[in-house]
Context: one part of a larger RNA
RNA sequence: CGCAGGAGAUUUGAGAGGAUCUUCAUUUAGUACGAGAGGACCGGUGUGGACGAACCUCUGGUGUAUCGGUUGUGGCGCCAGCUGCAUUGCCGAGUAGCUAAGUUCGGAAUGGAUAACCGCUGAAAGCAUCUAAGCGGGAAGCCAACCUCAAGAUUAGAUCUCCCCUUAGAGUCAUUGGAGACUACAAUGUUGAUAGGUCACAGGUGUACGCAUGGCAACAUGUUCAGCCGAGUGAUACUAAUAACUCGAUCGU
Numbered sequence: 001c002g003c004a005g006g007a008g009a010u011u012u013g014a015g016a017g018g019a020u021c022u023u024c025a026u027u028u029a030g031u032a033c034g035a036g037a038g039g040a041c042c043g044g045u046g047u048g049g050a051c052g053a054a055c056c057u058c059u060g061g062u063g064u065a066u067c068g069g070u071u072g073u074g075g076c077g078c079c080a081g082c083u084g085c086a087u088u089g090c091c092g093a094g095u096a097g098c099u100a101a102g103u104u105c106g107g108a109a110u111g112g113a114u115a116a117c118c119g120c121u122g123a124a125a126g127c128a129u130c131u132a133a134g135c136g137g138g139a140a141g142c143c144a145a146c147c148u149c150a151a152g153a154u155u156a157g158a159u160c161u162c163c164c165c166u167u168a169g170a171g172u173c174a175u176u177g178g179a180g181a182c183u184a185c186a187a188u189g190u191u192g193a194u195a196g197g198u199c200a201c202a203g204g205u206g207u208a209c210g211c212a213u214g215g216c217a218a219c220a221u222g223u224u225c226a227g228c229c230g231a232g233u234g235a236u237a238c239u240a241a242u243a244a245c246u247c248g249a250u251c252g253u
Stems, first nucleotide, its partner, number of pairs: 001152001005163007015149004021049002024046004033038001051106005059100004066093005071086006110144003117137004169247004173189005194240003197236005203229003210223005
C1' cells in the first nucleotide's frame, strides 16, 4: 500500500515445512519344523543407542555489582576498622538467569491408493491362463493421520462485537519485561503493584562490628546459626509512571 466504510477480537485451511531411525532381552516356545544337530514366522512385553524438542525439581557447570579467607603495597593522622591496586590479586563457596553431562517427552496406532509379487473369476484360444472386461491381497516407500507456520490464498475467505463526526479505536509519551540489535511483541500508567525503595520470607555465605572475659602474646571464648546479602517469592503507593497531544470512516442508497 492492497484486501471498496472504520475498528477490536476469534478463526477456516489452499499451501508450505518438520518428524519418519534402530539394537538387545524376554514371552509365545525349546513349540511348529527336523532322524538329530539345531531352531522359527506371526503376535505380546520390556530395555537401550543415536537424533530432536521443551525445561531447570534433582546432579553438576558458570555465576567479574553475593558472602567469607588471605598475600604484597598505597590511602583514610595513628590503633582498630575499612578501602584502592596487583588477571575478579589469589583462594573457598554460591542465589537468579543461562546451561548439559541433568530431567521429561517424541518418532505410536490407524485408514486409503499402490510397486515388485501373490491370487479369485475368466474368455480371446470348448483346454489352460492373475487380465483382455471384472474383483482381491500386498512395502520403512506415496496420500492422509502427528507437530508447526499459514488469507499478499490479489481466488486477499469466514464468524462475533463495537462505532456514527470527533466518538469506536490506534499512536506519541512514561514505568517496564521470563520480549528484544533497532523495530516488533507483551504488562502497566493513580479507578495503579509497572519498575525502584521498604518490610517479611526463601536462598547464599558462615558466627560481623563493638564490648566483655581468659591469655605476656599470637589468639580463643561469650554476646551470636550472628552480620552481610545481585537478579527469587509475597506484601506495601514511600518514589517515578504528570499534565497533555496527534491520528481516526469512502462510493452509494
This is a predicted structure of a 253-nucleotide part of an RNA (large-subunit ribosomal RNA, domain VI) from a bacterium.
The coordinates come from a structure-prediction model, not an experiment, and the mean pLDDT is 87.
The full RNA is in RNAcentral, with records from ENA.